[in-house]
Context: one part of a larger RNA
RNA sequence: UUGGGCGUAAAGCGUAUGUAGGUGGCUUUUUAAGUCCGCCGUCAAAUCCCAGAGCUCAACUCUGGACAGGCAGUGGAAACUACGAAGCUGGAGUACGAUAGUGGCAGAGGGAAUUUCCGAUGGAGCGGUGAAAUGCAUAGAGAUCGGAAAGAACACCAAUGGCGAAAGCAUUCUGCUGGGCCGACACUGACACUAAGAGACGAAAGCUAGGGGAGUGAAUGGGAUUAGAUACCUCAGUAGUCCUAGUCGUAAACGAUAGAUACUAGUUGUUGUGUGUAUCGACCCAUGCAGUGCUGUAGCUAACGUGUUAAGUAUCCCACCUGGGGAGUACGCUCGCAAGAAUGAAACUC
Numbered sequence: 001u002u003g004g005g006c007g008u009a010a011a012g013c014g015u016a017u018g019u020a021g022g023u024g025g026c027u028u029u030u031u032a033a034g035u036c037c038g039c040c041g042u043c044a045a046a047u048c049c050c051a052g053a054g055c056u057c058a059a060c061u062c063u064g065g066a067c068a069g070g071c072a073g074u075g076g077a078a079a080c081u082a083c084g085a086a087g088c089u090g091g092a093g094u095a096c097g098a099u100a101g102u103g104g105c106a107g108a109g110g111g112a113a114u115u116u117c118c119g120a121u122g123g124a125g126c127g128g129u130g131a132a133a134u135g136c137a138u139a140g141a142g143a144u145c146g147g148a149a150a151g152a153a154c155a156c157c158a159a160u161g162g163c164g165a166a167a168g169c170a171u172u173c174u175g176c177u178g179g180g181c182c183g184a185c186a187c188u189g190a191c192a193c194u195a196a197g198a199g200a201c202g203a204a205a206g207c208u209a210g211g212g213g214a215g216u217g218a219a220u221g222g223g224a225u226u227a228g229a230u231a232c233c234u235c236a237g238u239a240g241u242c243c244u245a246g247u248c249g250u251a252a253a254c255g256a257u258a259g260a261u262a263c264u265a266g267u268u269g270u271u272g273u274g275u276g277u278a279u280c281g282a283c284c285c286a287u288g289c290a291g292u293g294c295u296g297u298a299g300c301u302a303a304c305g306u307g308u309u310a311a312g313u314a315u316c317c318c319a320c321c322u323g324g325g326g327a328g329u330a331c332g333c334u335c336g337c338a339a340g341a342a343u344g345a346a347a348c349u350c
Base pairs, nucleotide, nucleotide: 003322004321005320007304008303012318014201015200017198021194022193023192025088026087027086028085029084031082033081034080035077036076037075038074039073041071042070043069049065050064051063052062053061054060091191092188093187094186096183097182099180103177104176105175106174107173108172109171110154114150115149116148117147118146119145120144121143125136126135162169163168206247207246208245209244210243211242215241216240220236221235222234223233259316260315261314262313263312266295268293269292270291271290272289273288274287275286276285299306300305323350324349325348332343334341335340
């Protein structure tokens, strides 16, 4: 390489958009590039294979022949792929009606709690722990009441619930804005799927500059524990955590399961929406579509398990894997302010 694989053994890019490429619905027709059939030429000889012959046999040698295959030419076939033409509506999309939602961005408002400050009452402890101590407190703490300020996060509702491509998104209101589902079937008429490169987004932490700083809290200091304790516990506490503008581009970025399409038993919840039945109406009941769960048949699986949200049965396309360690290391290159990221070996060893 072929092959076989990719939930947990090695292996699905963190996610989506999309270029080249690969693949692609139904009907009629053209061409004949692929495809199939025939003919012809050529692919030196020797070798291999078959038949026969010659050395006493054999090896060896000689004579004749052929299969298969490649390339070029030529004559046909037209089912499939492809090309050209014409059409169709089921895939896809647009318009219309209705609808659910923590989808995104910006602005404004709100209450509880916490801390600090001011005032009042009051007078000895408070705090913390397994137990303590450091710490705070007669310069009046803690407790209670009133007032003010600040920053961060939004209890209950709350759910196995909702939305988003993922990361993620929850106080309330307003403005702007993206996507989805359902219904009816008006329009376009294959416009589709996937996607190497590429560009975009991407938790937390980190970095740059300017703000902000209540609580919390790496580092650090003190008190304990301990043989020691650079920890667990505790008292403090800087960066950070928050905002704005950039940067970084990684996570057990997980469903450890790429995307798309079709088919293949059910039961039972729940979200959105439609239809029928019923009703004064709302429920209830039956049922369709789209999500989201539990359980489970066949099948699959090494087992665990999975099971119409497949890890079943098939097709298309992409990424990735190929014994453990060395090693996600070295070197080179690209990116980055840096931290580092991305790509990514070998010797050697078992």